This is a predicted structure of a 139-nucleotide RNA (SAM riboswitch aptamer (S box leader)) from a Phycisphaerales bacterium.
[in-house]
């Protein structure tokens, strides 16, 4: 560099420096700019990968308990058997991410709605797509 999968409407900000710009291409709308955005310093969010804990069973034994009784019920225990090393939860050490607004909304398409209906139109609803952001494999 190319391609792949997964999320993308939760949630989480102070100082200090520095500057006029910014919400990640384009356009159009709506915001932020009471200091944004960017840089650092500490915080914090979150669970992607990594790390460490925690196994699962309608089998079998074997023990107590309920129970008139049963091939019935519960509950522990196991150099036992199967099934599994994973799935699910947990934690934040450790790699990144991230900390106004859904990825801030729309544009394109399909559905859906309005008209003066071979067409037009909808900032006022639902999906998907393109574009992207961001982890984790490949290459």
């Nucleotide at each position: 560099u190319c391609g792949g999968c997964a999320u993308c409407c939760a949630g989480a900000g102070u100082g200090c420096g520095u500057c006029a710009g910014g919400g990640u291409a384009c356009u159009g709308g709506c915001c932020c700019g009471c200091a944004a955005a960017c840089g650092c310093a500490c915080g914090g969010c979150a669970a992607c990968c990594u790390g460490u804990c925690c196994g699962g069973u309608u089998a079998c034994a074997c023990a107590g308990g309920c129970g008139a009784g049963a091939c019935g019920c519960c509950u522990g225990u196991g150099c036992u058997g199967c099934c599994a090393g994973a799935a699910g939860g947990a934690u934040a050490a450790g790699g990144u991410g991230c900390c106004a607004c859904u990825g801030c909304c729309a544009g394109c398409c399909c559905u859906g709605c309005c008209c003066g209906a071979u067409g037009g139109g909808c900032a006022g609803a639902g999906g998907g797509a393109u574009c992207g952001a961001u982890g984790c494999g490949g290459u």

About this RNA: The prediction has a mean pLDDT of 76. Lineage of the source: Bacteria > Pseudomonadati > Planctomycetota > Phycisphaerae > Phycisphaerales.